[in-house]
Molecule: glmS glucosamine-6-phosphate activated ribozyme aptamer
Organism: Rubrobacter sp.
RNA sequence: GAACAAAAACAAGCGCCAGGGCUCCCGGGACCUCAGGUCCACAAGACGGGAGUCGACGAGGGAGACGUUCAUCGAGUUAUUCGGCGGGUGCGUCUCGGCUUCGGGCGGUCGAUAGGGCGGCGACAAACCCCGGCGGUGACGCCGGGCACAAAACGCCGUUCGGCCCGUGCA
Numbered sequence: 001g002a003a004c005a006a007a008a009a010c011a012a013g014c015g016c017c018a019g020g021g022c023u024c025c026c027g028g029g030a031c032c033u034c035a036g037g038u039c040c041a042c043a044a045g046a047c048g049g050g051a052g053u054c055g056a057c058g059a060g061g062g063a064g065a066c067g068u069u070c071a072u073c074g075a076g077u078u079a080u081u082c083g084g085c086g087g088g089u090g091c092g093u094c095u096c097g098g099c100u101u102c103g104g105g106c107g108g109u110c111g112a113u114a115g116g117g118c119g120g121c122g123a124c125a126a127a128c129c130c131c132g133g134c135g136g137u138g139a140c141g142c143c144g145g146g147c148a149c150a151a152a153a154c155g156c157c158g159u160u161c162g163g164c165c166c167g168u169g170c171a
Base pairs, nucleotide, nucleotide: 014086015085016084017083019082020054021053022052023051024050025049026048027047028040029039030038031037032036057074058073059072063095064094065093066092067091068090096111097110098109099108100107102167103166104165105164106163115161116160117159118158119157120156121155122154129146130145131144132143133142134141135140
């Protein structure tokens, strides 16, 4: 120094990069009867190789186990926030718990701010952009400051609905 193994910390628009875009560097190429010859070029924005870089901006979302993948909402760019892989607070099943007007069972529906539907109202977002600085040949990356604008399944208010069976009971 490398490989393998183990441990700890760090996360959910989170992590990674073999497609692709972009940047830089290097190299003339093709064919044939094959070390020689022929053709094209003297440029390249073509072609080949190498290295690098981009590859999700916040809001919101977590009972447990198992399973599963295109898992909510907007903002931005003249558009790769494309594409791929992994993961994931989504979803499904079960268990547990709350509610379902006293108890229990079934069913339903949610998750300790714990039932659904409908309506109304609400919100200092971040990147973008601008200024300054640092690193890099560059594409780009990082730091500090300023500034505006969202939506929702998020918050508040109102309204409406909440089944079946058994039991208790003045209700």